About this RNA:
RNAcentral holds the sequence, with entries from SILVA. Predicted 3D model of a 1515-nucleotide RNA (small-subunit ribosomal RNA) from uncultured Sutterella sp. The coordinates come from a structure-prediction model, not an experiment, and the mean pLDDT is 84.
[in-house]
């Protein structure tokens, strides 16, 4: 980095799938070790049990317990009790610091969060710094002791009593506060150590230390404000009343509507406000080449939470996870009165769930709280057990070893593979086991000495330095050594293509597999199973997930004429973007510089564990944000300018450009009159309809309405939609030519706003034609169409609505550039023009580009640019909902669930077509016989049967295999029998009595028993030794017309003796292909000429091959015969057979491009392949055959095999096919009497004669064949008869007698004489066959074969008729065209119904939850008020006063209540459609001119596709 799937193939678009990387996983098979790390994503559910927060006796009164002392008692002199706080300690308990950390967890939170950067108006215990004090009082209180009350939790009363609780007073450097004069507010003490002095003997003094107060100034934390940034939804568009601001006022540590009172009307929103979903941020983490994209577990930093929901209190911090009050629910005790609790701390338990560990050790380490310390505490933390959940690492031996060992698979049976693998030989011990030593992780502290420092002090006390030396939970673990020993240790998964690895059994659309594409229907590399194979290994494999391949949302990096995709068109606000030329500015943009950007990841280069994963030390980086200097090119802002963009003036000019008014001739139809008669209209043909009550059709006159014919075009105008008879008014736009003037006024355009065919709607007119509906009349299997006859709405005006179309160039608008060539509208210039420039339109071609291709080509779909709309697989659907709009039809906006693997665009070969064009062919057509009608043979269906073997099935099965079934053949039945077998090799044994010929029993035979006669194998090492032959035995095996022709081979038929199929090289196309092979002529022919990016060539045509048809030459016997019958003789004739000539459009004429060729003549036997055969490309039709034969595989082996006798294959109500015979007079019947050809014949062919009426016998010359025989040719012809009739036509059936073959004519043979004498009088609809020696018609051989032909093959003989001609039907061939076919039209393919099954919309409504209004209520709290009560400290003039406490009341508020609104989610009778589903009904709409051209808008109307109507579209 790619692949595999849409096609017959192709190229493109386009989705779906796969191959990577990863995970806190989980399931499935397996499981030796070790490190290191991770381990309730799910119910923020409920929780037993224990621990997770205590600690200071150096603050305090004091002692329950325990221990020491001391005292006292009993006494068993070593023991109980008792007393004593005097000691070490110390339970409760005052007080004091912790409990706001430190674990947990992600429920709310989309901003009171996070994260970066900034900011001003704040607090801070403990800690450091500097500085200033730490005087003197006082009044309580628990602890205790008494009583009481309560089941408990617990609570009251009395009395006592401390402190570092608690309250004044003094002082106040500093602080606060001030009207600048002044005012205000503070503390506590404890404990070691001591020389003098004092002393109530407690101490006081000093001294040190640890507190304590009051400042200052810091560190570290915290509160708070601002920018910026970071999810989804417009089907959420408006939203806010303390809301925005200002005053004054509270408030707070602090700013601030935070709160309040009064003023004013702000304030946010299209740069998404509001409201809905989802969501803890972030540093990171996976993925990615990268930009992105998911993700936010564990580690680190913030936040928020703590059963639910509401408060506050203490305090330095809390509105407090293991604190407190209140409400709610849940759980537990209760004596029923009342209590108690909060694992989203570490263990653990239920429960959920696909799924996550120990009720475990230590404070040894690090760190936190307490204390002066010792020290205590401490699920924080270090550790250890569970899980292969991850990463990283070691092993499971090493080396020889080939008779390639047994077994296993295969197997062409010869092997081959498992495989040096094993087994056998050496070797070595990681790992495991046993044993044995044995860690770092431990420095502190504490003690000694000794310094410095305070100090009166060598006390104490802080610090230094040496030296000493407690403390380990992990754990007797890591590691080390020894010992024996290959010993203890291999699996999952896959093996059809992607995608590495293949074979055999089993299975038979079953069981199954599948990630896509697909695999099974009897030979499955794809299902299961063995062998082997590839992959990876203590794992492998699925499943889920997320990123990546996908450029499949495209910023990098994508599209939109037809694949999806330009809005129907246009003005235009905001918005983007924006000509020239200087000057200012610095917002953007560049450059430098500094702050930051926690650490941890990640990368670089080290270090540490034996390595590696881990750990760690430096660096880099953190792509960012901020401050700050700078530069001024280029974008912005500003000012002054320009005139090329764009725009006004003036002149000419074209036009169906709009509106309004009026007018005009054609031509329909209506009326009225006249002329006139029977028909008129209307179709493929009709009919219905009109008309004798007078139509059509003329002729005049009249009405009406609607649309303009020729001009008229590829032509003009207009933004689109769209505009058309003249004329007059009114009005936009547009081209020009020249000069002036304005000076960037411009382009595009979301939301807006206008315009917008036809249909349709509202109201009013108005209606001539046309015509949806709808009615009748054909057609049809039906016709709710087509077609025809009517006809109403609308089509028209006028006013107001709809707003959609293939509104199409399927091509957004502006603008710049980029060969030419030909028309053509409008202007303008060139002294001259049929000409040439120019400019603005609007056609055709084409170069370069582009394009998947088709094609586009200055009017771009080239090259660029601004700006807007729009696309992201096909269905589901432009549909639900839900909003807007409308009078309604509707329209606009616009989805999901499901559910496929594709849907699709160009293009190609084919193939088809009720498309086109040419050609051929007994194909039609002209002709001649026939078939179909009979009866008969035959073959086949179908019946039938024990069995009617089998097989062929449209041409191209059917008188076919079969060139011939009584028996054999015969596969078939139904019996009898035989089992190495009827037949082939091998093995063993015996036997050389083996063979051949005859007879005799039994049996239906096969088979079987028995006698007779004739013969007596070969070699040889003398051995039944070899070979041969019999017999008998064994078992590998014979056998099989058993299946599969759809595993095959060979042979065959068909299209078709059609004129094609192909290559090779080279152009052409991204490619399939395409050219060559098309075109223009010929021709039977791809046959030949000519042209032509083609040149060549091959396998078919054609020719070489066989007969025939004419000559010559050779040869002449069995042929022939001019010589006389023969014999002789000869070989010219006839004939046989060899060998040659001969025919080539060669020659003349004509036509044609001088060509190919074709017409006509001439010679000639023959004349244009002379007739006839052989001869069948390339492939089609899974055509026929496994029953010719070979064969793979199945399957039977005492039977699916062999053998025997009989029976079927021959049946018969039918129904097809094929032929022979007829129906007659062109004939029958009878008599005479002629002329072939090409065969066959020794188990033959059989002459002459005889015998029969005849089949036929007898007979046995000839003949192994031009010699002889079959063998007589018939039809023709020559005479007779017979008279159109079921006959003198036909002959079928039948009887009776026979004759032949053959063991054998019953079923079931041919023939033959006599008798009988059926249907049948030319054949419906259909249908075959034939073009010349043919058709028709007459006989004659031959295979086959014992017999047995009407069939089949082949012989000759007599011997026609027709083709105008290609319009049509069948069938081919070539170009060409269309397609949605490709299994190829016997194709594809659309809707209803009807059935099963998903999923969904709407349903009277019902049940939840979210939010939100309004009233209701009012707990705890604080806060405000209030004298009802109570009241130690201070103050009092003793009254009481400040101050507090209980009570009461007020506002405020949780939880609850009560209606309403809104939004979600679930469910619902019944109902829409919609989707899916191997063979279900009804049509057949669409692809071909799809049978009516199709398709979109409208509107009606139909079971149902669908139909008309109208006005567009060409796809």
């Nucleotide at each position: 980095a790619g692949a595999g799937u849409u096609u017959g193939a192709u190229c493109c678009u386009g989705g779906c799938u796969c191959a990577g990387a990863u995970u806190g996983a989980a399931c499935g098979c397996u499981g030796g070790c070790g490190g290191c790390a991770u381990g309730c994503u799910u119910u923020a559910c409920a929780c037993a049990u224990g621990c997770a927060a205590g600690u200071c006796g150096a603050a305090c009164g004091g002692c329950a317990g325990c221990a020491u002392g001391g005292a006292g008692a009993g006494c068993u002199u070593g023991c109980u009790c008792u007393c004593u706080g005097a000691u070490g300690g110390c339970g409760a308990g005052u007080g004091g610091c912790g409990a706001a950390c430190g674990g947990g967890u992600g429920a709310g939170u989309a901003a009171u969060a996070c994260a970066u950067c900034g900011g001003a108006a704040c607090g801070u215990g403990u800690c450091c710094u500097g500085u200033u004090g730490u005087g003197g009082g006082g009044g309580a209180u628990a602890a205790c002791u008494a009583c009481u009350c309560g089941a408990a939790a617990g609570a009251g009363u009395a009395g006592c009593u401390a402190a570092u609780a608690c309250c004044g007073c003094a002082u106040a450097a500093g602080a606060c506060c001030u009207a600048a004069g002044g005012g205000u507010g503070a503390a506590a003490g404890c404990g070691g150590g001591g020389g003098a002095c004092c002393u109530u003997c407690g101490g006081g003094c000093c001294u040190c230390g640890c507190g304590c107060a009051g400042u200052u100034g810091g560190a570290g934390c915290g509160g708070c404000c601002g920018a910026u940034g970071a999810c989804u939804g417009a089907u959420u568009a408006g939203c806010u009343a303390g809301u925005u601001g200002g005053u004054g006022g509270g408030g707070u540590a602090a700013a601030g509507g935070c709160c309040u009172a009064c003023c004013a009307a702000g304030g946010c929103g299209a740069c998404g406000a509001u409201c809905a979903g989802u969501a803890g941020c972030u540093g990171g983490u996976c993925u990615g080449a990268g930009a992105g994209g998911a993700c936010g577990a564990c580690c680190a930093g913030c936040c928020a939470c703590a059963u639910u929901g509401g408060g506050a209190c203490u305090g330095a911090g809390a509105c407090a996870c293991g604190g407190c009050c209140c409400a709610a629910a849940c759980u537990c005790c209760u004596a029923c009165g009342g209590g108690a609790g909060g694992c989203a701390g570490c263990a653990g338990u239920g429960g959920g769930g696909a799924a996550u560990u120990u009720u475990g050790g230590a404070c040894a380490a690090u760190g936190g709280g307490g204390g002066c310390a010792a020290c205590c505490c401490u699920g924080a933390u270090c550790c250890a057990g569970c899980c292969a959940u991850g990463c990283c690492g070691c092993g499971u031996g090493c080396g020889g070893g080939a008779a390639g060992a047994a077994g296993g698979c295969c197997u062409u049976c010869g092997g081959g593979u498992u495989g040096u693998a094993a087994a056998c030989c050496g070797c070595u011990u990681u790992u495991g086991u046993u044993a044995g030593g044995a860690a770092c992780g431990a420095a502190a502290a504490g003690g000694u000495a000794u310094c410095u420092g305070u100090g009166a002090a060598c006390a104490a006390c802080a610090g230094g330095u040496a030296u000493u030396g407690c403390u380990g939970a992990c754990g007797g673990u890591a590691c080390c050594u020894a010992a024996a020993g290959a010993a203890u240790a291999a699996g999952c998964a896959c093996c059809g293509g992607c995608u590495a690895a293949c074979u055999a059994c089993g299975u038979g659309c079953c069981a199954g597999c599948a990630g896509c594409c697909g695999c099974g229907g009897u030979a499955a590399u794809a299902c299961g199973u063995a062998g082997g194979g590839u992959g990876c290994g203590a794992g492998c494999g699925u499943u889920a997930a997320u990123c990546g391949g996908a450029a499949u949302u495209a910023c990098u990096g994508g599209g939109c004429g037809u694949a999806a995709a330009g809005c129907g068109u246009g003005c235009g606000c905001a918005g983007g973007c924006g000509g020239u030329u200087g000057g200012g500015u610095a917002a953007g943009a560049c450059a430098g510089g500094u702050g930051u950007g926690a650490a941890a990841u990640c990368c670089c280069c080290g270090a540490g564990c034996u390595u590696a994963a881990c750990u760690u030390g430096g660096g880099a980086a953190c792509u960012g944000c901020a401050c700050u200097u700078g530069u001024g090119a280029c974008u912005g802002c500003u000012c002054a300018a320009c005139u090329a963009g764009a725009g006004u003036a003036u002149g000419u000019c074209a036009g169906a450009g709009g509106g309004a008014g009026g007018u005009g001739g054609a031509a329909u139809u209506c009326c009225a009159a006249g002329u006139g008669u029977a028909g008129c209209a209307g179709u493929g043909a009709a009919a219905u309809g009109c008309g004798u009550a007078g139509a059509u059709a003329u002729u005049u006159g009249g009405a009406a309405g609607a649309a303009c014919a020729c001009c008229g075009a590829u032509g003009g105008c207009g933004a689109a939609g769209g505009c058309a008879g003249c004329c007059u008014c009114c009005u936009g736009g547009g081209a020009u030519a020249a000069u002036a003037c304005u000076g960037a006024c411009g382009c595009u355009c979301a939301u807006g706003c206008a315009c917008g065919a036809a249909a349709g709607c509202g109201u009013g007119g108005g209606g001539a034609g046309c015509a949806a509906a709808c009615a009748g009349g054909a057609u049809u299997a039906g016709a709710u169409a087509c077609c025809c006859u009517g006809g109403u709405a609308g089509u028209c005006c006028a006013c107001g609505c709809c707003c959609u179309a293939a509104a199409c160039g399927a091509u957004g608008u502006c603008a710049a550039c980029u060969a030419g060539u030909u028309g053509u509208u409008g202007g303008g210039c060139c002294g001259c023009a049929u000409g040439g420039c120019u400019u603005a339109g609007u056609a055709a071609c084409a170069c370069a580009g582009c394009u998947a291709a088709c094609g586009c080509g200055a009017g771009a779909a080239g090259u660029u640019g601004a700006c807007c709309g729009c696309c992201u697989g096909g269905g589901g659907a432009g549909u639900a909902c839900g909003g807007u709009c409308g009078c309604a039809a509707g329209a606009u906006u616009a989805a999901a669930a499901c559910u496929c693997a594709a849907a699709g665009g160009a293009a190609u070969u084919g193939a088809c077509g009720g498309g086109g064009a040419c050609c051929c062919g007994c194909a039609c057509a002209a002709g001649c016989g026939g078939u179909g009608g009979a009866g008969c043979a035959u073959g086949u269906g179908g019946u039938u049967u024990a069995a009617u073997u089998c097989g062929a099935u449209g041409c191209a099965a059917c008188g076919c295999g079969a060139a011939g079934a009584a028996c054999c053949u015969u596969a078939c039945c139904a019996a009898c029998u035989c089992u190495u077998g009827a037949c082939a090799u091998c093995c063993u044994c015996a036997u050389u009595a083996g063979g051949g010929a005859g007879g005799g029993g039994a049996g239906a035979g096969a088979u079987u028993c028995c006698c007779u006669c004739u013969u007596u194998c070969a070699g040889u090492u003398a051995g039944g030794c070899u070979g041969g032959g019999u017999g008998a035995g064994u078992g590998a095996c014979a056998g099989a017309u058993g299946c599969u022709g759809c595993a095959u081979g060979g042979c065959u038929g068909u299209c078709g003796u059609c004129a094609g199929c192909u290559c090779g090289u080279g152009u052409c196309g991204u490619g399939a292909g395409a050219u060559g092979u098309u075109g223009g002529g010929u021709u039977a022919a791809g046959u030949c000429c000519c042209g032509c990016a083609a040149c060549g060539a091959g396998c078919g045509c054609a020719a070489c091959c066989c007969u025939u048809g004419u000559c010559a030459c050779u040869a002449g016997u069995u042929g022939c015969u001019a010589c006389g019958c023969a014999a002789g003789a000869g070989c010219a004739c006839u004939c046989u057979a060899g060998u040659g000539a001969a025919a080539c459009u060669g020659c003349c004429g004509g036509u044609g491009a001088c060509a190919a060729a074709c017409c006509g003549g001439a010679g000639g036997a023959a004349g244009g392949u002379g007739g006839g055969g052989a001869u069948g490309a390339c492939g089609u039709c899974a055509a026929g055959u496994c029953c010719u034969c070979a064969u793979g595989g199945c399957c039977c082996u005492u039977a699916u095999g062999g053998c025997u006798a009989g029976g079927g294959c021959c049946u018969c109500a039918c129904a097809c096919g094929u032929c022979a015979u007829a129906c007659a007079a062109u004939g029958g019947u009878c008599g005479g009497a002629a002329c072939a050809g090409a065969g066959g014949g020794c188990a033959g062919c059989g002459a002459a004669g005889c015998u029969g009426u005849g089949a036929a016998g007898u007979g046995g010359a000839g003949c192994c064949a031009a010699u002889c025989c079959c063998a007589g040719a018939a039809a023709a012809c020559c005479g007779a008869u017979c008279g159109u009739a079921g006959u003198c036509c036909g002959g079928a059936u039948u009887g009776c007698a026979g004759u032949c073959u053959g063991c054998a004519a019953c079923u079931c043979g041919a023939c033959u004489g006599c008798a009988u004498g059926a249907a049948g009088u030319c054949g419906g609809a259909a249908u075959c066959g034939c073009u010349a020696g043919u058709a028709a018609u007459c006989g004659c051989g031959g295979a086959u074969c014992a017999g047995c032909a009407u069939g089949c093959c082949g012989c000759g003989g007599u011997g026609a008729a027709u083709a105008c001609g290609u319009u049509c039907c069948c069938g081919g061939g070539u170009c060409u065209u269309g397609u949605a076919c490709a299994c190829a039209c016997c194709g594809c393919c659309c809707g209803u119904c009807a059935c099963a099954c998903c999923a969904u919309g709407g349903g009277a409504g019902u049940g939840g939850g979210g939010u939100u209004c309004a009233c209701c209520a009012g707990a705890a709290g604080g806060c405000g008020u209030u004298u009802g009560c109570c009241u130690a400290a201070c103050c009092u003039u003793c009254g009481g006063g400040a101050g507090g406490g209980c009570g009461g009341c007020g506002a405020c508020c949780a939880c609850g209540g009560u209606g309403g609104g809104u939004u979600u989610c679930a469910u619902g009778a019944c109902u829409g459609g919609g989707g899916u589903g191997a063979a279900g009904u009804c049509g057949u709409a669409a692809c071909a001119a799809g049978g009516u051209a199709g398709c979109a808008g409208u509107a009606c109307c139909g079971g149902a596709a669908g139909g008309u109507g109208c006005g567009g579209c060409u796809g």